[in-house]
Context: one part of a larger RNA
RNA sequence: UGACGGGGGCUCGCACAAGCGGUGGAGCAUGUGGUUUAAUUCGAUGAUACGCGAAAAACCUUACCUGGGUUUGACAUCUAGAGGAAGAUUCCUAGAAAUAGGGUCGCCUUUGGGCUUCUAGACAGGUGCUGCAUGGCUGUCGUCAGCUCGUGUCGUGAGAUGUUGGGUUAAGUCCCGCAACGAGCGCAACCCCUGUGAUUAGUUGCUACCAUUAAGUUGGGCACUCUAAUCAGACUGCUGACAUUAAGUCGGAGGAAGGUGGGGAUGACGUCAAGUCCUCAUGGCCUUUAUAUCCAGGGCUACACACGUGCUACAAUGGCUGAUACAGAGGGUUGCCAAACCGAGAGGUGGAGCUAAUCUCUUAAAAUCAGUCUCAGUUCGGAUUGUAAUCUGCAACUCGAUUACAUGAAGUUGGAAUCGCUAGUAAUCGCAGAUCAGAAUGCUGCGGUGAAUACGUUCCCGGGCCUUGUACA
Numbered sequence: 001u002g003a004c005g006g007g008g009g010c011u012c013g014c015a016c017a018a019g020c021g022g023u024g025g026a027g028c029a030u031g032u033g034g035u036u037u038a039a040u041u042c043g044a045u046g047a048u049a050c051g052c053g054a055a056a057a058a059c060c061u062u063a064c065c066u067g068g069g070u071u072u073g074a075c076a077u078c079u080a081g082a083g084g085a086a087g088a089u090u091c092c093u094a095g096a097a098a099u100a101g102g103g104u105c106g107c108c109u110u111u112g113g114g115c116u117u118c119u120a121g122a123c124a125g126g127u128g129c130u131g132c133a134u135g136g137c138u139g140u141c142g143u144c145a146g147c148u149c150g151u152g153u154c155g156u157g158a159g160a161u162g163u164u165g166g167g168u169u170a171a172g173u174c175c176c177g178c179a180a181c182g183a184g185c186g187c188a189a190c191c192c193c194u195g196u197g198a199u200u201a202g203u204u205g206c207u208a209c210c211a212u213u214a215a216g217u218u219g220g221g222c223a224c225u226c227u228a229a230u231c232a233g234a235c236u237g238c239u240g241a242c243a244u245u246a247a248g249u250c251g252g253a254g255g256a257a258g259g260u261g262g263g264g265a266u267g268a269c270g271u272c273a274a275g276u277c278c279u280c281a282u283g284g285c286c287u288u289u290a291u292a293u294c295c296a297g298g299g300c301u302a303c304a305c306a307c308g309u310g311c312u313a314c315a316a317u318g319g320c321u322g323a324u325a326c327a328g329a330g331g332g333u334u335g336c337c338a339a340a341c342c343g344a345g346a347g348g349u350g351g352a353g354c355u356a357a358u359c360u361c362u363u364a365a366a367a368u369c370a371g372u373c374u375c376a377g378u379u380c381g382g383a384u385u386g387u388a389a390u391c392u393g394c395a396a397c398u399c400g401a402u403u404a405c406a407u408g409a410a411g412u413u414g415g416a417a418u419c420g421c422u423a424g425u426a427a428u429c430g431c432a433g434a435u436c437a438g439a440a441u442g443c444u445g446c447g448g449u450g451a452a453u454a455c456g457u458u459c460c461c462g463g464g465c466c467u468u469g470u471a472c473a
Stems, first nucleotide, its partner, number of pairs: 001473002003470003007467007015457002019421005026312008034303002042053002064298007073123001077122008087105003091102004108113001125287002128285003134281002136276003139272001141270001146185006152161003165176003191264004196232007205222002209220003235258001238252005314414001318373006330361003335354002340349003380411001385406007427449007
């Protein structure tokens, strides 16, 4: 100087407390461990692995296994020699295919050359190993308020001071003091979205007024809504009290908004030899008729069991039936797909419109109104299984999703323990998108309805500052 203490002081955080809803019990989905297997590819493992890499494993993907093939190679550049034209194939034979053989069509040239086959050689290739050789990227402490430097001063020196102290703040934020005076990286602000208004603009948007219609449908219109560009607005600016006439704190006015208005992006010096050689790049090592590469089938989907994360429930604040209302944000030409018709339904036929404020996905659901069920393993719950269908796709057996009928399991609120959340939040309800031929209860967004509680900081956990002790470095 640090680190540590079941030392002290101050202080912060959904850390506790106060509340609300969960997990832990059930069924299923999904990931992991284990076991099994020819293979169940690999990685991630306290917090900081476990709906994680994977924003999609039927084939492909795919790296694994079994079997069948190839060896200058599936891919790149070049050299030498020998050839040819290239190339296409809806054809035939063998085969599981890769591939091999045959057939058919085709037949370069500007003379520079490009293309291609065979042989030989340099080399290619490797998701092989090492993340403890590395770059890059990422997690975590933590959006915590810290981490440092120059000059000066003090100290023999390591170092100290500044950065400590008194206040204050979300903040090393600011003020005052001070052998310090300044500065940098962080904080804050600058950026984006949202909340109010003005101006400009008025179609594909809007409709107060006039006419018109089944309908903003059409003609006027751009007031309003909205869209999207530019401005304004919030700064403790004004005011009272307190405070050191400070920084600031508490209250008030005005205001759409008040003291960082709300949300996002933004992550200092460093820590964990943290993670990743399977994104990519890369040193070294290993492999080169195989650890490379092509193909078919299988596996990654196994199942006594254990754990994590979720979904659906156990019901009446509910289930079912009918009627009726209101979003936002996105996507769409290999696409989104309307009307109409067929089907009980999944869906099919159909073909209008749309490269989209125009058309379409697109009827939002919870809610509301009316009826019914009457506390039961039920008109709760939907697992499981059977049958019949639909769709995608060469192909749904291993192994897809959906529909209908039938079947109708566990489950009556969950032990010890444990998680999230402070406001448009929790809870609850649906919608969209990426990936994607098909395949979400996951993920990422979007809006609808919309709470309770916070006395407080004694205690648990983690962090910050000062101080003290130390057989620690």
RNAcentral holds the full RNA, with entries from ENA, Greengenes and SILVA.
Predicted 3D model of a 473-nucleotide part of an RNA (small-subunit ribosomal RNA, 3' major domain) from uncultured Bdellovibrio sp.
The coordinates come from a structure-prediction model, not an experiment, and the mean pLDDT is 84.